[in-house]
């Protein structure tokens, strides 16, 4: 320098253009003398940034950024 992939909750990851979710973690309740375990509930997100297409975008298009890999 060229190319490919990824970016979503605190962490690991889902989500056919049509309600943004799961597990773990956190907080609270029950259980226990207490802790642990178990169980129930709660709170979490400008879906990396900015534009565009669309009735409607996490999803499609473009640019940029970060990270990883490949080639030179």
């Nucleotide at each position: 320098a060229g190319g490919u992939a990824u970016u979503u909750a605190a962490c690991u990851c889902a989500a056919c253009g049509g309600c943004a979710g799961a597990g773990u973690a956190a907080u609270g309740g029950u259980u226990u003398u207490a802790c642990a375990u178990a169980u129930c509930a709660u709170a979490u997100g400008u879906u990396g940034a900015a534009a565009g297409u669309u009735c409607a975008a996490a999803u499609c298009u473009u640019u940029c950024a970060a990270u990883a890999c490949c080639u030179a």

Predicted 3D model of a 72-nucleotide RNA (transfer RNA) from Candidatus Vidania fulgoroideorum.
The coordinates come from a structure-prediction model, not an experiment, and the mean pLDDT is 83.
The source organism's lineage runs through Bacteria, Pseudomonadati, Pseudomonadota, Betaproteobacteria and Candidatus Vidania.